[in-house]
Context: one part of a larger RNA
RNA sequence: CGUUUGGAAAUCUGAGAGGAGCUGUCCUUAGUACGAGAGGACCGGGAUGGACACACCUCUGGUGUACCAGUUGUGCCGCCAGGCGCACCGCUGGGUAGCUAAGUGUGGACGGGAUAAACGCUGAAAGCAUCUAAGCGUGAAGCCCCCCUCAAGAUGAGAUUUCCCACUUGCAAGCUUCGGCUUGUAAGGUAAGACCCCUCAUAGAUGAUGAGGAAAUCGGUCCGAGGUGGAAGCACAGCAAUGUGUGAAGCUGACGGAUACGAAUACGGUCGAGGG
Numbered sequence: 001c002g003u004u005u006g007g008a009a010a011u012c013u014g015a016g017a018g019g020a021g022c023u024g025u026c027c028u029u030a031g032u033a034c035g036a037g038a039g040g041a042c043c044g045g046g047a048u049g050g051a052c053a054c055a056c057c058u059c060u061g062g063u064g065u066a067c068c069a070g071u072u073g074u075g076c077c078g079c080c081a082g083g084c085g086c087a088c089c090g091c092u093g094g095g096u097a098g099c100u101a102a103g104u105g106u107g108g109a110c111g112g113g114a115u116a117a118a119c120g121c122u123g124a125a126a127g128c129a130u131c132u133a134a135g136c137g138u139g140a141a142g143c144c145c146c147c148c149u150c151a152a153g154a155u156g157a158g159a160u161u162u163c164c165c166a167c168u169u170g171c172a173a174g175c176u177u178c179g180g181c182u183u184g185u186a187a188g189g190u191a192a193g194a195c196c197c198c199u200c201a202u203a204g205a206u207g208a209u210g211a212g213g214a215a216a217u218c219g220g221u222c223c224g225a226g227g228u229g230g231a232a233g234c235a236c237a238g239c240a241a242u243g244u245g246u247g248a249a250g251c252u253g254a255c256g257g258a259u260a261c262g263a264a265u266a267c268g269g270u271c272g273a274g275g276g
Base pairs, nucleotide, nucleotide: 001153006164007163008162009161010160011159012158016150017149018148019147022050023049024048025047026046027045028044034039052107053106054105055104056103060101061100062099063098067094068093069092070091071090072087073086074085075084076083077082111145112144113143118138119137120136121135167188168187169186170185171184172183173182174181175180193271194270195269196268197213198212199211200210201209217263218262219261220259221258222257223256224255226252227251228250233246234245235244236243237242
């Protein structure tokens, strides 16, 4: 921009396209059929794996540079104590969310249709015979559906539901009872609605998508979860290093909940129908 009879917000249909499609072993049927024996099934039922694919983070782990603790050297906060800076995040031990695999879950199916090779029925040409010439069946990991994803620019432009209403002006044509009316066209202010703007994340390079803008959207605060692992200060024990008590302490990023305290301002801006 189009989707031809207006403008919006949702929900669908599915022409068409893409994906998937794998397979082992064991048990049973059954030591049966078969076979002199050795050996050893079809068909059917069940269990458990491999590789691959998709999703997820409860578990097991990894990472986790704004979490916690320990610790070395050095500089500084006047000194002690307690801290901070720098040294690969200084090094070391752990670790929430998120991301993730080695972790967890799921999948290939079942079923239907038409067939290939093949196997048949009926059956002439050709009194017989013949699956084929007419006709009718069975039949595959393959084909078309079934399963998953996209999908009406499918210009063949589809469907359903709901919302908004019949404004003002200019120009042209026609009509006119000279008030105006109808049609066409151009523009303006609006409706429903949308966007800009702002707070953001389950989204994300930017657009887009989604949650919100007077409501729990973000931050803060409070209460928790989880992490770390027993803070500082004081007291006590010890010559001291250090230990014990106060005290499962203190601190704590992303996680859960609560709370309008701060910020979603500008009562902000721009668009957006007049059909039949």
A computed fold for a 276-nucleotide part of an RNA from a soil metagenome, annotated as large-subunit ribosomal RNA, domain VI.
Its mean pLDDT, the model's own confidence on a scale to 100, is 87.